A computed fold for a 99-nucleotide RNA from Rhodobacter sp., annotated as Glycine riboswitch aptamer.
Its mean pLDDT, the model's own confidence on a scale to 100, is 80.
Lineage of the source: Bacteria > Pseudomonadati > Pseudomonadota > Rhodobacterales > Rhodobacter.
This record gives sequence, structure tokens and C1' cells, in this order.
RNA sequence: AAGUCAGCGCAGGGAGAAUCCGGGCCCGCCUGCGGCGCCCGGUGCCGAAGGAGCAACCGCCCCGGUAAACUCUCAGGCCCACGGACCUGCGGCGGACAA
Repeated sequence: AAGUCAGCGCAGGGAGAAUCCGGGCCCGCCUGCGGCGCCCGGUGCCGAAGGAGCAACCGCCCCGGUAAACUCUCAGGCCCACGGACCUGCGGCGGACAA
């Protein structure tokens, strides 16, 4: 030190599943109706924050190490918004290796 790798930041893209039922509060005005509102409870559902589990394989072979977009749904979510694994770009940041 060209560059490569991973991480962070910024920008863009980014799915799924009840606008369910009951109660309370709030708001509106047509006074018994509505709300894409908030809280609590119940049932059903989703998997792509996070979390947990395991195969092949490996080992010092009792046992242990080790994955996921798979599985489980603890958590989270089920109008929109927010969030969102992951993907792309950066003539952004610093780190490791490096002809």
C1' cells in the first nucleotide's frame, strides 16, 4: 500500500397473520350508533427484531463443540404507521489480513 473480508453508519427495497369477541375509558353527534383511538381479558392466527432447539461434521468420544431463511413461538406481531431478517449501493467510518 492496490485490494479482500467482516462490522458500524447512511440511502433504497423489504413479507406474513382477526380492522375478531367481551368489558372499561375517551372522542363525535343523529342519544344509540360510530371510531384507523387507549387499556384489560379471551380465543384464533403469523414468523423476517431478539431468544431457544437440533443434523451432518469435529473432538479429549461419559459427554461436548457446532448451522440456518428449518423448527418452537418465550418475546414480538395480526388497517395504516412504527418495527423488520435479508438484499443492493456508498468517491462514508474505523478494524484484520495483504502482492